[in-house]
RNA sequence: UGAGUCGGCCGGAUGACCGCGGCUCCGCACCGACCGGUUAGCCGGUGGGUACGGGGCUGAGGAAGGUCGGGACUCCACAGGGCAGGGAGCUGGCGUAAUGCCAGGCGGGGCGACCCGACGGAAAGUGCAACAGAGAGAAGACCGCCGAUGGACGGGGCGACCCGUCACAGGUAAGGGUGAAAGGGUGCGGUAAGAGCGCACCGGCACCGGGGGCGACCCCGGUGGCCAGGUAAACCCCUCCCGGAGCAAGGCCGAGCAGGAACCGGGUGGCCCGCCCCAUGGUUCCGGGUAGGCCGCACAGAUGGAUGGUCAUCCAGGCGCUCCGGCGCUGGACAGAAUCCCGCCUACAGGCCGACUCACCAC
Numbered sequence: 001u002g003a004g005u006c007g008g009c010c011g012g013a014u015g016a017c018c019g020c021g022g023c024u025c026c027g028c029a030c031c032g033a034c035c036g037g038u039u040a041g042c043c044g045g046u047g048g049g050u051a052c053g054g055g056g057c058u059g060a061g062g063a064a065g066g067u068c069g070g071g072a073c074u075c076c077a078c079a080g081g082g083c084a085g086g087g088a089g090c091u092g093g094c095g096u097a098a099u100g101c102c103a104g105g106c107g108g109g110g111c112g113a114c115c116c117g118a119c120g121g122a123a124a125g126u127g128c129a130a131c132a133g134a135g136a137g138a139a140g141a142c143c144g145c146c147g148a149u150g151g152a153c154g155g156g157g158c159g160a161c162c163c164g165u166c167a168c169a170g171g172u173a174a175g176g177g178u179g180a181a182a183g184g185g186u187g188c189g190g191u192a193a194g195a196g197c198g199c200a201c202c203g204g205c206a207c208c209g210g211g212g213g214c215g216a217c218c219c220c221g222g223u224g225g226c227c228a229g230g231u232a233a234a235c236c237c238c239u240c241c242c243g244g245a246g247c248a249a250g251g252c253c254g255a256g257c258a259g260g261a262a263c264c265g266g267g268u269g270g271c272c273c274g275c276c277c278c279a280u281g282g283u284u285c286c287g288g289g290u291a292g293g294c295c296g297c298a299c300a301g302a303u304g305g306a307u308g309g310u311c312a313u314c315c316a317g318g319c320g321c322u323c324c325g326g327c328g329c330u331g332g333a334c335a336g337a338a339u340c341c342c343g344c345c346u347a348c349a350g351g352c353c354g355a356c357u358c359a360c361c362a363c
Stems, first nucleotide, its partner, number of pairs: 001359010012314007020059008029050003033046005061334001065345002068343005073246004085242005090104005105119001106117004120237002125235002127231002142176002144172003149169002151166006184202006203227002205224008250295004259286006265277004315332001317330005
C1' cells in the first nucleotide's frame, strides 16, 4: 500500500418561526356538588369538571419492526396416573427463565485472522435415494478373468487315465464401465481365476487396561478380521420437560329498554255505593348485563391514535469546475412506541474507533 476478519460506537448539530400530545400554573367564562347566611329573590366560601387565552416542563428507536422464544401480570381449569400432542437433546458457568449469554470439547470450511453446526441413536425395526447403471445394500455378472468340477467335440493309451479345443452349465467383485455413493487401503502369499481366504502394515469399530481433565473429551498400549454405506428439520427408539388464553387479559362504576317487588287510581259528589275515564297507567325500590366512563397504564403515552413542517448557518457524504486557495449544485438511510421487561431474528445511506490476519514493497 492492497485485500480481509472480529469487536465497540454514532446514526445529523444549532437557532428562529408556525403547529401537535401530556402534566402543571395563571386569567376568564359556563356547569353541576357541598358548607354557611338568608328579606326565600339570592349572597358568600370550598373543592371539581369543561371551553378559550397565556406561561413553564416534557415528548420514539437501535432496531420502537417481525410477534419468534422466555418472564412479570391477569383470568379460566386443576386429586393421582397413563395415552395422544408439542418441545428440548455435547460440557461447565451466568441468568427468574429462554431456541439467551460467556468459556470450552467435537465435527466441517478458510493459507490465515476467523467462521458455521437441532451436536442422543443408522450395530432395534420400517421407509427413501432422481438420472445413469447389470446391480443401491448380508447387493450385483454388462465388458473382462477363469472354466478347477460337470458337459460337448477331437486326439493319445491295452487300460486306469492323459492332452487339446469350445465357452454350455458354472465360478469370480482383481481390472474396466455407471454413479454423489458399488460392502476398508497397500503389498505378499494363495488360487483354475479370485476374494480378509491367510499374513504384515495403515485406517475404522467394539472391548480391556493405564494416564490427563470438574466435565464434554483427549493421549498411550493391548485383544478381536469385527470391516458395520447415506438419510432421524423421514417414520421411529432413548432421556428430560410441558395446562389454556392473553391488556380487545382483567377489575370497578353504570344509563335507556326488558324484568321483579311494594304501594297508589282519576272525574262526578260533602262521603260511600254506583256510573264514566285511564287500559297496562302512576310512584318508589331492587336488579344481571349493554351503550358509556374510570382503573389496569408507566419520569413519552393515546384509543382515530401526539412526537411534525419551513427557513438560515454549519457537519458528514456525492457530483461538477478550479488559478489547488476554494467555489457551485446536491444531500442524511432503515424505520416509527401502544401493559412492561429479558432475548433472538430481520431492515439500515453514511461515518468513527480499537484489535488481528494475509500478500507485496522499503528499512